[in-house]
Context: one part of a larger RNA
Molecule: small-subunit ribosomal RNA, 5' domain
Organism: uncultured bacterium
């Protein structure tokens, strides 16, 4: 000098930041991912209308939505356990790859079919849930047609030295679609293919911890052939064959640790750190597994096992805050079960809009940084009081106070009152906030540490190696500037000291 700090004493205001560093301990409660009726059948509410005596039935309009279906849920948010590794940083490679939504381009969408949920009926179960039968729709599912620049197999030619690439070409085989829509030549979708954008997968050179009181390590191990597998190269996997591969330029083992941009310090070189913000990675009660999907081996999905908690009719079930708040516990220690989708951004939707503890805000904490205030001028009887004293008509506190003249930041009251809203209208959580005007009145606002030397600042009394101080040197045993108190002084100031850690 610095800090995500804590502790002691003290504490007026504002702005901007920041706040579980410990138990990746356990979690009550609420919320944190939905949306689309312009994909589908159905149910339902209100109104209108036709028929009807009525109940009601049909049609229409406007709303609602359990189910099927689509898209999203792989983003956003949290944490740092694990990881010494191509995890990260940086530079390359991919002739070994993928990419929903978005943009551009080309071509297309023909003909059929069978189911199923919801629903109805009925059964089982305490519940969670679930069986059977009947019937129904689709942008759900399936079959056929068409189809090339697509895919597979076999060729040919060109192109870099060559290669599994690219371009051109031949033969054989394969494979597509869905509609909605005030009714249409709008628009939104659908299918195939090519390109782009953006995002990822894999490989690789180099770089960044400690211990050698860790010296040898390795059997899918190292390589080959063949099969399998993946979006894709590969012992990735399997069989067989060979016996290799790594290592004092530190293998292996053990310990520690998320990495970086950055941050702190320093003249720099360097040393230390990885909170907040941004990028990457890993994890989601513990361990394992796959499913769906363009994308996950998926925090608020599924299955299995385990520990724990809860419900139970004892047969069986339910759960996962390292999301936002909040609770218990641990700890020296770390906040509200707040407001709003007004803005920015995200998901869905043609849109209106709905959802959004992302986010925007407010609350709490002097935790940090910055700014402001606690008054200004004048004022000598140098007042009273205190302290010291050589006892003086002394010194000092001290222009300090009082008194007089002012000011009005902050404060209080009253009135006005935003920008942020996106070119017209509407839309503001913050917020009647910021700010402005007027009025009021010095009124409401100073402490903490130190004064032997280092190191700015001194006397008196008390104590008597006691009580105590102390960062180091050291003070204290009867005149203590070092302990305690008082007066005075020095330093910093809404803070001041102490402790811890780093330079």
């Nucleotide at each position: 000098g610095a800090c995500g700090a804590a502790c002691g004493c003290u504490g007026g205001c504002g702005g901007c930041g920041u706040g579980c560093c410990u138990a990746a301990u356990a979690c009550a409660u609420g919320c944190a991912a939905g949306u689309c009726g312009a994909g589908c059948g159905a149910u339902u509410u209100a109104c209108u209308u036709a028929c009807g005596c009525a109940a009601g039935u049909g049609a229409g309009u406007a709303g609602a939505u359990a189910g099927c279906g689509g898209c999203g849920a792989a983003c956003g948010g949290g944490u740092g356990a694990g990881u010494a590794a191509c995890a990260c940083g940086u530079g390359g490679g991919u002739a070994a790859c993928c990419u929903a939504c978005c943009c551009c381009u080309u071509a297309g969408a023909c003909a059929g079919g069978g189911a199923u949920a919801g629903c109805c009926a009925u059964g089982g179960g305490a519940a969670a849930c679930u069986g059977u039968g009947g019937g129904u729709a689709a942008u759900a599912c399936c079959u056929g047609a068409u189809g090339g620049a697509c895919c597979u197999a076999u060729g040919u030619a060109a192109u870099a030295g060559g290669a599994a690439g690219u371009u051109a070409u031949a033969u054989a085989g394969g494979g597509a679609a869905a509609g909605c829509g005030a009714a249409a030549u709008a628009g939104c979708g659908c299918u195939a293919a090519g390109g782009g954008a953006a995002g990822g997968g894999c490989c690789u050179g180099c770089g960044g911890c400690g211990c050698a009181u860790u010296a040898g390590c390795u059997a899918g191990u190292u390589g080959g052939u063949a099969g399998g597998g993946u979006a894709a190269g590969a012992g990735c996997u399997u069989a067989c064959c060979a016996a290799g591969g790594c290592g004092a330029a530190g293998a292996u083992g053990c310990g520690u640790a998320g990495c970086c941009g950055a941050c702190c310090u320093g003249a720099g070189a360097g040393g230390g750190u990885g909170u907040a913000c941004g990028g990457c990675c890993a994890c989601a009660c513990u361990g394992g597994g796959a499913c769906u999907g363009a994308g996950a081996g998926a925090c608020g999905g599924c299955c299995c096992a385990g520990a724990c908690u809860c419900c139970u009719a004892c047969g069986g079930g339910a759960g996962g805050c390292a999301g936002c708040a909040g609770u218990a516990g641990g700890g020296a220690a770390u906040a509200u079960u707040c407001c709003g989708c007004a803005a920015u951004g995200g998901g869905c939707g043609a849109a209106a809009g709905c959802c959004u503890g992302a986010c925007g805000g407010a609350g709490c904490g002097a935790c940090g940084c910055c700014g402001c205030g606690u008054g200004a001028g004048u004022g000598a009887g140098g007042a009273c009081g205190g302290c010291c004293u050589a006892a003086g008509a002394g010194g000092u506190u001290g222009u300090a106070a009082a008194g007089c003249u002012c000011u009005g930041u902050a404060c209080u009251u009253u009135g006005g009152g935003a920008a942020g809203a996106a070119a017209g209208g509407a839309u503001g959580a913050c917020g009647g906030u910021a700010c402005c005007a007027a009025a009021g009145g010095a009124g409401u606002a100073a402490g903490c540490c130190c004064c032997g030397g280092c190191a700015a600042a001194c006397u008196a009394c008390g104590u008597g190696c006691c009580a105590g101080c102390a960062g180091c040197c050291g003070c204290g045993g009867u005149a203590a500037g070092a302990c305690g108190u008082a007066g005075g002084g020095g330093g910093c100031a809404a803070g001041c000291g102490u402790u811890g850690u780093c330079c």